Model confidence (mean pLDDT): 82 of 100. Small-subunit ribosomal RNA, 5' domain from an uncultured bacterium, 521 nucleotides, folded computationally.
Context: one part of a larger RNA
RNA sequence: GGAUGAACGCUAGCGGCAGGCUUAACACAUGCAAGUCGAGGGGUAUAGUAGCAAUACUAGAGACCGGCGCACGGGUGCGUAACGCGUAUGCAAUCUACCUUUUGCAGAGGGAUAGCCCAGAGAAAUUUGGAUUAAUACCUCAUAGUAUAUAGAGUUGGCAUCAACACUAUAUUAAAGUCACAACGGCAAAAGAUGAGCAUGCGUCCCAUUAGCUAGUUGGUAAGGUAACGGCUUACCAAGGCUACGAUGGGUAGGGGUCCUGAGAGGGAGAUCCCCCACACUGGUACUGAGACACGGACCAGUCUCCUACGGGAGGCAGCAGUGGGGAAUUUUGGACAAUGGGCGAAAGCCUGAUCCAGCCAUUCCGCGUGCAGGAUGAAGGCCCUCGGGUUGUAAACUGCUUUUGUACAGAACGAAAAGGUUUCUAUUAAUACUAGGAGCUCAUGACGGUACUGUAAGAAUAAGCACCGGCUAACUACGUGCCAGCAGCCGCGGUAAUACGUAGGGUGCAAGCGUUAAUC
Numbered sequence: 001g002g003a004u005g006a007a008c009g010c011u012a013g014c015g016g017c018a019g020g021c022u023u024a025a026c027a028c029a030u031g032c033a034a035g036u037c038g039a040g041g042g043g044u045a046u047a048g049u050a051g052c053a054a055u056a057c058u059a060g061a062g063a064c065c066g067g068c069g070c071a072c073g074g075g076u077g078c079g080u081a082a083c084g085c086g087u088a089u090g091c092a093a094u095c096u097a098c099c100u101u102u103u104g105c106a107g108a109g110g111g112a113u114a115g116c117c118c119a120g121a122g123a124a125a126u127u128u129g130g131a132u133u134a135a136u137a138c139c140u141c142a143u144a145g146u147a148u149a150u151a152g153a154g155u156u157g158g159c160a161u162c163a164a165c166a167c168u169a170u171a172u173u174a175a176a177g178u179c180a181c182a183a184c185g186g187c188a189a190a191a192g193a194u195g196a197g198c199a200u201g202c203g204u205c206c207c208a209u210u211a212g213c214u215a216g217u218u219g220g221u222a223a224g225g226u227a228a229c230g231g232c233u234u235a236c237c238a239a240g241g242c243u244a245c246g247a248u249g250g251g252u253a254g255g256g257g258u259c260c261u262g263a264g265a266g267g268g269a270g271a272u273c274c275c276c277c278a279c280a281c282u283g284g285u286a287c288u289g290a291g292a293c294a295c296g297g298a299c300c301a302g303u304c305u306c307c308u309a310c311g312g313g314a315g316g317c318a319g320c321a322g323u324g325g326g327g328a329a330u331u332u333u334g335g336a337c338a339a340u341g342g343g344c345g346a347a348a349g350c351c352u353g354a355u356c357c358a359g360c361c362a363u364u365c366c367g368c369g370u371g372c373a374g375g376a377u378g379a380a381g382g383c384c385c386u387c388g389g390g391u392u393g394u395a396a397a398c399u400g401c402u403u404u405u406g407u408a409c410a411g412a413a414c415g416a417a418a419a420g421g422u423u424u425c426u427a428u429u430a431a432u433a434c435u436a437g438g439a440g441c442u443c444a445u446g447a448c449g450g451u452a453c454u455g456u457a458a459g460a461a462u463a464a465g466c467a468c469c470g471g472c473u474a475a476c477u478a479c480g481u482g483c484c485a486g487c488a489g490c491c492g493c494g495g496u497a498a499u500a501c502g503u504a505g506g507g508u509g510c511a512a513g514c515g516u517u518a519a520u521c
Stems, first nucleotide, its partner, number of pairs: 001521002004518001006517005013368004018363001019361002021326001026324003030321003035068003040065002046059005075279003084204008094196002099192007107141004117130005147172006154165004177184002205251003212242003217239008254276004258269004281302005304315004332358001334357003340354001341352004371401004381392004407457005415448001420442008465510005470491003476505005486493002
C1' cells in the first nucleotide's frame, strides 16, 4: 500500500447494486414452510327445488379408501484426511418413477377392508368389538414374448472371465378402468433421454518429541446377499497384506469452481453465488418406494422440555420470521403467488417463508449533493507581533445567477403474454366431431406501488465532518504544564523558553465519512 461477512469511537444529506450469527450442530414460546386429484371409489353432514307429509330430484364441504408427490426445493458444516472432493477413464459388473419413440396386449372370476351404522374403554393421546359396502386397492385362473430360468447346437466379434445376433425345447411371470363422441389412463417388451450406483490412475494440511500396524486382517474355494462387482457376509483352506516413496497413531479440517494479495513464482482464505459430500435433539434399525436407511415419516434406546385424573401420553427451527443465551458483533413474528420455477390435476385451479418484493443496518462498492460568478476600505472579531504590521481572507457582508437535491402539488410506468374466448387455415378423418399445429381479432391478470420516472412552483433555500501537523510523513506558532499531567507504530518527547503533553489560532490529508483495533498478502 491492498483487502475484510468486520467490530469500536466521533460524525452523518440522498440514491443504486450487493451483503448481513464468523460465537453455543446452545435451548426454543407462537405462526407459517407439502400438498393435490371427484375425469379412480363408496359416500355423509348440509343446502336448494317440488310436496301438507312421507318422499323424490339437484348441488355437495369435511373425513375415509386409492393414485402421484412428500428422496425436489430450503438449512447447516457436527463429522469426515476419505475414491470425500478435483481431474481423467472404465462398467463385457449395474438400476432408472415421470418424459419421448416403437411393437404388441387388456379374456374370465373371487374374497375382503376403511368409511358409514351399532355397542363400548380412556383424563387425554388414542383405541376395542359387532354388522355392512366400493374401487384404477387386493387375490386367483387364462393368454404372451426380443422378458426370466434350464438344456441344446450355430454365426460374428472381442478385452481374460466372455459379448452380440438369430434358432429349438420345456417351465414361470401381465393388465384397469373413467367415460362412452373422443380423450385420458393400464400391462409387457425394446430403444432414447435424464438421474443415480460402483471401480480405477493421478492430486489433496501439520507432527517422527507418533516406527512399526493388521485376524475378516491379505488371498483362494463354495454358498448367501445386492440393481450390480467385491471379505459385502458366512464356512473351510493358505499365511499373507501395509510401511522410511512415512504405514499406524495423534492434531486440525467439509472439498472444488472461486476470492484476496503479488510483476510473477508464490502466500493466504473457502462469507455471498454455483457443483459435489455429510448431517437433521444424541445413537441405532429397518419399512415403504423407481429412488431414503428419509430435516417438518416409522420403531427402539438415551438426554432435555411439556401435559396428566399418576394409569399414561406429547415434542424436536442446522426451513422463514421470531425469543432467551453466548458474544466485540449480524435484520421484520412484513407483502404476494403478478413474474420465474416446482408438486398435483384433462383443465379451471389449489399449494409453494422456493422465489419475487418491501422493512432494518454508512456493512461494502459506486454515483450525486451540501451552491456558482462577481466582490478590498483587504470591514469587524479571533490569533500572532519587533506594535510598524502580519494572518484568518475573496473568506464574510453585499450584488447577480442557478435549483441537482429537499419540500409541495399534478400526471404516471416497463416488468404481461402465455393461458382463455372467437374466426379461419393445414394435417388427421366418413365427418364441418375431436385432437395437434399456424394465423387474425378480442378479453382478463401487478405483490412491488400511486413506487420508479415526468412536469410545475417558490426559495441558497434542507445538508460537513474526522484524523493529523518532532523524524519516518504532507502540515507551526502562542499560552498552560514542569520527568507532573500525559503522549507513543518505531526512534523517542515531558525535570521552566515543549513545533512531540493539554488548549487556542493557523495549516495538512481524506471526505459522508474519518480514525482505531483485529487477522491476512